[in-house]
Context: one part of a larger RNA
Molecule: large-subunit ribosomal RNA, domain I
Organism: Gandjariella thermophila
RNA sequence: GGCGCACGGUGGAUGCCUGGGCAUCAGGAGCCGAUGAAGGACGUGGGAGGCUGCGAUAAGCCUCGGGGAGUUGCCAACCGAGCUGUGAUCCGAGGAUGUCCGAAUGGGGAAACCCGGCCUCAGUCAUGUGGGGUCACCCGCACCUGAAUGUAUAGGGUGUUGGGAGGGAACGCGGGGAAGUGAAACAUCUCAGUACCCGUAGGAAGAGAAAACAACCGUGAUUCCGUGAGUAGUGGCGAGCGAAAGCGGAGGAGGCUAAACCGUGGUGGUGUGAUAGCCGGCAGGCGUUGCCGCCGCGGGGUUGUGGGACCCAUCUACUCCAUCUGCCGGUGGGGUGGGGAGUGAGAAAGCACUGUGGUUAGCGGAAUUCUUCUGGGAAGUUGGACCGGAGAGGGUGAGAGUCCCGUACGCGAAAACCCGGUGUCUCCCGGUGGGGAUCCCAAGUAGCAGCGAGCUCGUGGAAUUCGCUGUGAAUCUGGCGGGACCACCCGCUAAGCCUAAAUACUUCCUGGUGACCGAUAGCGGACGAGUACCGUGAGGGAAAGGUGAAAAGUACCCCGGGAGGGGAGUGAAAGAGUACCUGAAACCGUGUGCCU
Numbered sequence: 001g002g003c004g005c006a007c008g009g010u011g012g013a014u015g016c017c018u019g020g021g022c023a024u025c026a027g028g029a030g031c032c033g034a035u036g037a038a039g040g041a042c043g044u045g046g047g048a049g050g051c052u053g054c055g056a057u058a059a060g061c062c063u064c065g066g067g068g069a070g071u072u073g074c075c076a077a078c079c080g081a082g083c084u085g086u087g088a089u090c091c092g093a094g095g096a097u098g099u100c101c102g103a104a105u106g107g108g109g110a111a112a113c114c115c116g117g118c119c120u121c122a123g124u125c126a127u128g129u130g131g132g133g134u135c136a137c138c139c140g141c142a143c144c145u146g147a148a149u150g151u152a153u154a155g156g157g158u159g160u161u162g163g164g165a166g167g168g169a170a171c172g173c174g175g176g177g178a179a180g181u182g183a184a185a186c187a188u189c190u191c192a193g194u195a196c197c198c199g200u201a202g203g204a205a206g207a208g209a210a211a212a213c214a215a216c217c218g219u220g221a222u223u224c225c226g227u228g229a230g231u232a233g234u235g236g237c238g239a240g241c242g243a244a245a246g247c248g249g250a251g252g253a254g255g256c257u258a259a260a261c262c263g264u265g266g267u268g269g270u271g272u273g274a275u276a277g278c279c280g281g282c283a284g285g286c287g288u289u290g291c292c293g294c295c296g297c298g299g300g301g302u303u304g305u306g307g308g309a310c311c312c313a314u315c316u317a318c319u320c321c322a323u324c325u326g327c328c329g330g331u332g333g334g335g336u337g338g339g340g341a342g343u344g345a346g347a348a349a350g351c352a353c354u355g356u357g358g359u360u361a362g363c364g365g366a367a368u369u370c371u372u373c374u375g376g377g378a379a380g381u382u383g384g385a386c387c388g389g390a391g392a393g394g395g396u397g398a399g400a401g402u403c404c405c406g407u408a409c410g411c412g413a414a415a416a417c418c419c420g421g422u423g424u425c426u427c428c429c430g431g432u433g434g435g436g437a438u439c440c441c442a443a444g445u446a447g448c449a450g451c452g453a454g455c456u457c458g459u460g461g462a463a464u465u466c467g468c469u470g471u472g473a474a475u476c477u478g479g480c481g482g483g484a485c486c487a488c489c490c491g492c493u494a495a496g497c498c499u500a501a502a503u504a505c506u507u508c509c510u511g512g513u514g515a516c517c518g519a520u521a522g523c524g525g526a527c528g529a530g531u532a533c534c535g536u537g538a539g540g541g542a543a544a545g546g547u548g549a550a551a552a553g554u555a556c557c558c559c560g561g562g563a564g565g566g567g568a569g570u571g572a573a574a575g576a577g578u579a580c581c582u583g584a585a586a587c588c589g590u591g592u593g594c595c596u
Stems, first nucleotide, its partner, number of pairs: 001595009015581001016546002020517002022514007029506002031167002039101003042055003046079002049075003061095006070083003106115003116135007137164003140160006171202001172200005182189001186236001212219002223250005233241002254498003257442001261299010276289001277286002279329006304476001306441004310435006317336007338429005350424006357418004362411003368384001369400001370383001373380001385402002387391001393405003447471007457483001478493005533540002553580001556567004
């Protein structure tokens, strides 16, 4: 020195554990913000720091409930000083306070800082100073003022208990919009209207009440699921892309305007002389009140077996008012009785009462602390007993239905919120038949042309839908569609608006579950983690869990400067001593056997 054996050191694998994660389901909630948010800075405790809470009233203040013996949050003890059956600490609901920054909003600014105006209060002899309040911008509304330019308008100002601004995980809608890739290269194509950027909204959004489908039979708004179907199609007919009707389900809901016509107000034009006009008849009276155009408001009206206006007829009761006056007739409007509906569209707010209600604290809740053995310890074992609407689960010195917390089941709210019901309240109310002369039925629209886009549809025979440019109709004997186009036939009524549910998602709250993980795993993060650290910055981003049942964390003695150790003591165990469960291997030693 090598090989082996034994015993150690180092190291932290493995096993066991879990206060943390992951996934998923159900229910709730689905916004917060100028009444200052989200997120922060700085403070705040008797005693240094971190976390948590809170805000100069600062681990807290007030009120109302719950609860019932300790308590002054955690790391985390110790000391001090307190509070508490006159009910503390703690839990829930409502309120008060809430520095500074931040949309940040008096002005500025290198966020958490600097400097002001006005009103008011305190203080000073006075000034300085301090406290409270207020002062940004934009839109809307009201009023005032007011150019070029006469009327006007633009603009300016004041007020405003009207609104906006910023934040938020995913889901929605809209405006823009790639490339890697695939096509075994690549250009049309694909990836994909995806990623990403922007705008904007809601608890959902969008869509939605046929100018629809269908096919000679019929259906009857929209949305979502299954099927139809990888079909029909489309496609350098390559790669690929890829419907719809119908059928079966979920859900189910339909409404309001524009126009014709009538009335009324404003405005512009025009009009004549007692004409026009003032509902009709008679009499009286008025007198630019007339007519035409435009605008506003009220009534009317809302449809495709076309509808409505207009005219006629008929059917409901009572009452009031108006229509220049009186009488008759007519017309219009209001109220009562009656009916219907409602805050989820169709208009929109509350209030009161009520409850089989729900949520936000809680409460009750059965049955062994019997026995033998082992053990440090009984829940294990032995022998008996008991409960069960409870033998889910967790804890307790090993493995507990009957020890503790719970579990099944039952009960509970002063206050706030949600849900339901009733009432108050609010809104609406003409129908039918006939006539076919007249009027209306959404215009720079439909259509057409050019160029694009979107549909299964890549220009194709290319309909249907949308955009830009140009052109440019008709009003029911009108229009559009049924995949060029035409005819017949059938369906439907565009160019205005609203609309719950079935559907999508989960930052957040509560509960459950797991052939999910168990500390190199599981979230990056089980631990003072988006921390330490790195980077000018955008940004990147760790490592690090376990004594023991209980600190009982080794009094005292000895060696040593200390670190550390040897005794002694605690403990079941110290070869469990805070470098602490188990303690593998690499690696490093000591002793010994053999070989050289």